This is a predicted complex of two RNAs, RNase P RNA and transfer RNA, with 431 nucleotides together. Its mean pLDDT, the model's own confidence on a scale to 100, is 76. Rfam match: Bacterial RNase P class A. Gene Ontology terms of the family: ribonuclease P activity, dimeric ribonuclease P complex and tRNA processing. From the family's description: Ribonuclease P (RNase P) is a ubiquitous endoribonuclease, found in archaea, bacteria and eukarya as well as chloroplasts and mitochondria.
[in-house]
RNA sequence: GGAGCAGGCUGGACAGCCACCUGCAUUUUUUGCAGGAGGAAAGUCCGGGCUCCACAGGGCAGGAUGCCGGGUAACUCCCGGGUCUGCGCAAGCGACGGAAAGUGCCACAGAAAACAUACCGCCGCCACCCAUUGGCGGUAAGGGUGAAAAGGUGGUGUAAGAGACCACCGCUGCUUCGGUGACGAAGCAGGCAUGGCAAACCCCACCCGGAGCAAGGCCAAAUAGGGAAGGUAUGCGGUUGCCCGCCGCGAGUCCUUCCGGGUAGGCCGCUUGAGCUUUGCAGCAAUGCAAAGCCUAGAUAGAUGGCUGUCUCUCGAAUCAUCGAGAACAGAACCCGGCUUACAGGCCUGCUCCCUUU
RNA sequence: GCCCCCAUCGACUAGCGGUCCAGGUCACGGCCCUUUCAAGGCCGCAGCACGGGUUCGAAUCCCGUUGGGGGCA
Numbered sequence: 001g002g003a004g005c006a007g008g009c010u011g012g013a014c015a016g017c018c019a020c021c022u023g024c025a026u027u028u029u030u031u032g033c034a035g036g037a038g039g040a041a042a043g044u045c046c047g048g049g050c051u052c053c054a055c056a057g058g059g060c061a062g063g064a065u066g067c068c069g070g071g072u073a074a075c076u077c078c079c080g081g082g083u084c085u086g087c088g089c090a091a092g093c094g095a096c097g098g099a100a101a102g103u104g105c106c107a108c109a110g111a112a113a114a115c116a117u118a119c120c121g122c123c124g125c126c127a128c129c130c131a132u133u134g135g136c137g138g139u140a141a142g143g144g145u146g147a148a149a150a151g152g153u154g155g156u157g158u159a160a161g162a163g164a165c166c167a168c169c170g171c172u173g174c175u176u177c178g179g180u181g182a183c184g185a186a187g188c189a190g191g192c193a194u195g196g197c198a199a200a201c202c203c204c205a206c207c208c209g210g211a212g213c214a215a216g217g218c219c220a221a222a223u224a225g226g227g228a229a230g231g232u233a234u235g236c237g238g239u240u241g242c243c244c245g246c247c248g249c250g251a252g253u254c255c256u257u258c259c260g261g262g263u264a265g266g267c268c269g270c271u272u273g274a275g276c277u278u279u280g281c282a283g284c285a286a287u288g289c290a291a292a293g294c295c296u297a298g299a300u301a302g303a304u305g306g307c308u309g310u311c312u313c314u315c316g317a318a319u320c321a322u323c324g325a326g327a328a329c330a331g332a333a334c335c336c337g338g339c340u341u342a343c344a345g346g347c348c349u350g351c352u353c354c355c356u357u358u
Numbered sequence: 359g360c361c362c363c364c365a366u367c368g369a370c371u372a373g374c375g376g377u378c379c380a381g382g383u384c385a386c387g388g389c390c391c392u393u394u395c396a397a398g399g400c401c402g403c404a405g406c407a408c409g410g411g412u413u414c415g416a417a418u419c420c421c422g423u424u425g426g427g428g429g430c431a
Base pairs, nucleotide, nucleotide: 001354002353003352004351005350006349007348008347009346010345012311013310014309015308016307017306018305020036021035022034023033024032025031038329042340043339045338046337047336048335049334050212051211052210053209057244058243059242060241062208063207065205066204067081068080069079070078071077082096083095084094086093087092097203098202102201103200104197105196106195119143120142121139122138123137124136125135126134127133151169152168153167154166155165156164170192171190172189173188174187175186176185177184178183216268217267218266219265226259227258228257229256230255231254235249236248237247238246239245275294276293277292278291279290280289281288282287312327313326314325315324316323317322359430360429361428362427363426364425365424368384369383370382371381376414386402387401388400389399390398407423408422409421410420411419
């Protein structure tokens, strides 16, 4: 200097004028002061708080998660670790229960796709004198098929071969040691038993009651508190899959359909919260604890905007001067913790590989 | 704001891991038939919303994105 890997930060600045929303003063309708979008406010994919349903119960069904340990209010999140015949030269990235409980699937090709098998080949015997050819038998080393072929390499052995036997590697089981554990190391034994798919059904372990601020509650005004038809008695409705259980109603009731009339206003919930900033301590870290300081949007058809000036950055005009165009993604709606997705430009930290120079 | 569902030729649809470089009907284009048109016959055009993943193999299974539809005062 080039190429890359991992992580973090920022997200135009300042001033003036005019508007909008909220709060507090001031007073009578006008003034003054203070505050006013984000890292994702987004997707609504997870988890929790909060509210109601019976502070929520039993069973089935269903769903979610899935190496180990830790963190947390909780999680499908985060941190640290483990394994991998996964990828990459590397920094790093990725994957993760069970296929020796059962069922199912593995197209085409191929002898055979899972209780193994035999197309070519190799070898032996028989038929004819031999060869060819045919039949019977042995074999799984080689060829061939396929995404995938029943341990691998080398040797001994054999008619030819084969874990038939041997060495090494792999695999399985047991024991000991280390580790909280996933797992690792060593030793002994076994001739090899276990093809793949669970983002197929399923099994195992662990977790999950449902709905959602349009939850839910309060106040006031206006209008209505009518009509018609039908259904139900072991009934109807609620408990948002089903059963039990529980709760409500009891014909002047409940439910369904149609017709007619009206209301869709205000307040609470609502922003002080697992809150933010700084410092210290514990911990490899995620994070926790302690102290001090701070208050930082709450609209309800929905405020957070516009103009001017100076500067910053990007692009274009042949370089400069100068001129022109433009300012990433996007916008709160009960609140938090995560994940995912979108994002112009700029800045910082650590690391890897290559080239050059010294 | 919250909660659900869906996406296959121009339109309506079949498909449920392989026999599917996706089949059918209507529409569209060409040819035949007819004096001509229609009907009929033959042929053609045209699609799995997008991006990843699982698998030997994906329209189909899983995740994300985009677009569309429905419900709740």